[in-house]
RNA sequence: UAGAUCCCAGCGGAAGAGUCCGAUUCGGUUUCGCACCGAUCGGCGCCGAAGGCGCAACCGCCCCGGAAACGCUCAGGCCAAUGGACCGCUGGGGGAUG
Numbered sequence: 001u002a003g004a005u006c007c008c009a010g011c012g013g014a015a016g017a018g019u020c021c022g023a024u025u026c027g028g029u030u031u032c033g034c035a036c037c038g039a040u041c042g043g044c045g046c047c048g049a050a051g052g053c054g055c056a057a058c059c060g061c062c063c064c065g066g067a068a069a070c071g072c073u074c075a076g077g078c079c080a081a082u083g084g085a086c087c088g089c090u091g092g093g094g095g096a097u098g
Base pairs, nucleotide, nucleotide: 001098002097006093007092008091009090010089011088012087013086018044020043021042022041023040025039026038027037028036029035045078046077047076051074052072053071054070058066059065060064
């Protein structure tokens, strides 16, 4: 002096799958019809990109560890919103390495 992996913050992008059926209770709307919306509970179906778990390519300091966008769906989700792995940019930390 240039500075990677990594961590934090901000901004932007970001998929999938039921606006399913029923219940009774509640809240709201109401044309006063359980008609509509929401919540709760139950049921069946489905999604995976919060998290979690599993196998493992691969990697390492090779005893043993670290490990996915693969798999499982416990959790989460299935109008919108929220959330959202990951990607990009900016700022900060850091400092392998040259």